[in-house]
Molecule: SAM riboswitch aptamer (S box leader)
Organism: Chloroflexota bacterium
RNA sequence: CUUUUAUCCAGAGAGGCGGAGGGACCGGCCCUACGAAGCCUCGGCAACCAACUGCUCGCAUUAGGCAGUAAUGGUGCCAAUUCCGGCAGAACCAGAUUCUGGAAGAUGAGAG
Repeated sequence: CUUUUAUCCAGAGAGGCGGAGGGACCGGCCCUACGAAGCCUCGGCAACCAACUGCUCGCAUUAGGCAGUAAUGGUGCCAAUUCCGGCAGAACCAGAUUCUGGAAGAUGAGAG
């Protein structure tokens, strides 16, 4: 980088360095000198994977499936629903608005 799959309306910030941007992209709307990005320290959230327990499938297993525990390890995350929309459809006379699905993106686990 490509691909498969699960999740994305919950949750969780202080300090130091730094010094103007940031919220993926586009449009909107926001955040930001009462200090953006980035880096460091400490803290926290969550429970994807590993771990552990029980059940189940099965001839059988250290494999598979389901449920749970915990927070030790591997990631991730700590403004706003992924901040809202972008494409298609439905409700509506229309506008506004709402809903459904998708696209794109993010993260975990696996494959190339």